[in-house]
Context: one part of a larger RNA
RNA sequence: CCCCCGUUAAGGAACUCGGCAAUCUAACCCCGUAACUUCGGGAGAAGGGGUGCCCCGGUAGGGUGAGUGGACUCGCUCCACAAGCCUGAGGGGGUCGCAGAGAAGUGGCUCUGGCGACUGUUUAUCAAAAACACAGGGCUCUGCUAAGCCGUAAGGCGACGUAUAGGGCCUGACGCCUGCCCAGUGCUGGAAGGUUAAGGGGAGGAGUUAGCCGCAAGGCGAAGCUCCAAACUGAAGCCCCAGUAAACGGCGGCCGUAACUAUAACGGUCCUAAGGUAGCGAAAUUCCUUGUCGGGUAAGUUCCGACCCGCAUGAAUGGCGUAACGACUGGAGCGCUGUCUCAACGGGGAGCUCG
Numbered sequence: 001c002c003c004c005c006g007u008u009a010a011g012g013a014a015c016u017c018g019g020c021a022a023u024c025u026a027a028c029c030c031c032g033u034a035a036c037u038u039c040g041g042g043a044g045a046a047g048g049g050g051u052g053c054c055c056c057g058g059u060a061g062g063g064u065g066a067g068u069g070g071a072c073u074c075g076c077u078c079c080a081c082a083a084g085c086c087u088g089a090g091g092g093g094g095u096c097g098c099a100g101a102g103a104a105g106u107g108g109c110u111c112u113g114g115c116g117a118c119u120g121u122u123u124a125u126c127a128a129a130a131a132c133a134c135a136g137g138g139c140u141c142u143g144c145u146a147a148g149c150c151g152u153a154a155g156g157c158g159a160c161g162u163a164u165a166g167g168g169c170c171u172g173a174c175g176c177c178u179g180c181c182c183a184g185u186g187c188u189g190g191a192a193g194g195u196u197a198a199g200g201g202g203a204g205g206a207g208u209u210a211g212c213c214g215c216a217a218g219g220c221g222a223a224g225c226u227c228c229a230a231a232c233u234g235a236a237g238c239c240c241c242a243g244u245a246a247a248c249g250g251c252g253g254c255c256g257u258a259a260c261u262a263u264a265a266c267g268g269u270c271c272u273a274a275g276g277u278a279g280c281g282a283a284a285u286u287c288c289u290u291g292u293c294g295g296g297u298a299a300g301u302u303c304c305g306a307c308c309c310g311c312a313u314g315a316a317u318g319g320c321g322u323a324a325c326g327a328c329u330g331g332a333g334c335g336c337u338g339u340c341u342c343a344a345c346g347g348g349g350a351g352c353u354c355g
Stems, first nucleotide, its partner, number of pairs: 002349007010341002014339001019336001027051005036041001038173001052095005061087004067081005072075001096100001108334007115326002120132002136171007148157003174321004179251003184248002186244005193239003199233002204228005211220003252270005279313001280310001291307005
């Protein structure tokens, strides 16, 4: 020097990516407790006070209740008193210490955003999360030998269930909502027409040769067998016609215009299946960007509130809110501290020396 621990003047986050770490806080009783809220909560909010021991005195009170007395409608009756045992404040007086929850153990708090409703689940062994799940919502398939799934099959799961059931997919409590586009792709329905396989069909063609012709080489060639094969006929599918977006998905451009300027409610034009509604918006999304304005600070690329020029938001790939919840994540403050200014001392250990 290093490790674990203890204490520290003055300051108190100046440390640092970040209060990481370590302090602070802490039990019980009493007082008191805001916004907001789904009226449950938020709440142990916050913020205060008390706490030992001795005496009055084991007091007041509470529990239990042996027993005693009384009443009558004589009963497992009713009323009153009550020993013993258990429990037990509050108050008054006194007393000691630096300190009374005297040790150990035992919440720091508040304000404000983001995300996810919540409790849960997860990368056994670098990630616990805003990821997964979740109740709730929706679409869709399935009429029972169900759909779907496993298996070559037998068979099994589904289910000894039956559409208030079961499967698949998406969304994700709750509140307010969820616009336009069916041109493309998918799915569902339709069947007139076009196209279309095997099969059916067999026009026509080819091979072979009994025979015939030829001096020969060779030629012709029936039946049979074999091969090729046109027309015609032949479903679903595709083309086609519709429907369907909580199916996959998509949701424009240019030019002009108002009596300052600026802007454009308004007009023109091109294209499209339709041109982004409500909301939200420099956002977990904004490149330019530390946008601009406001707030907070002495000073703020972060943060909060606005604006809207949305490079490239947007509605179950859900949109916007939301109390409660979170070992999530951003910003601020109070308290508190060796995180720091800036280090010091102490305890234990390791290192080191000897063995």